[in-house]
Record summary: Model confidence (mean pLDDT): 83 of 100. Predicted 3D model of a 72-nucleotide RNA (transfer RNA) from a Candidatus Parcubacteria bacterium. Rfam family: tRNA. Its family is annotated with triplet codon-amino acid adaptor activity in the Gene Ontology. By type it is a transfer RNA. Taxonomically the source falls in Candidatus Parcubacteria (Bacteria, Bacteria candidate phyla).

RNA sequence: GCCAGCAUAGCUCAGUGGCAGAGCAACUGUUUUGUAAACAGUAGGUCGCGGGUUCAAAUCCUGCUGCUGGCU
Numbered sequence: 001g002c003c004a005g006c007a008u009a010g011c012u013c014a015g016u017g018g019c020a021g022a023g024c025a026a027c028u029g030u031u032u033u034g035u036a037a038a039c040a041g042u043a044g045g046u047c048g049c050g051g052g053u054u055c056a057a058a059u060c061c062u063g064c065u066g067c068u069g070g071c072u
Stems, first nucleotide, its partner, number of pairs: 001071007010024004018055001026042005048064005
């Protein structure tokens, strides 16, 4: 230099055009002498940044940034 993949909650990841989700973690409550476990609940997101397509974009197209892999 060229090609491909990834970027979504604190972490690991789903979601392939129509209300943003799960597990773990956090917080509150019940239980316990207390902790853990268990159970019930709560909160947490400009979906990396910009532009385009569309009635509607996390999702499709495109530029950029970061990371990973491959080729030379």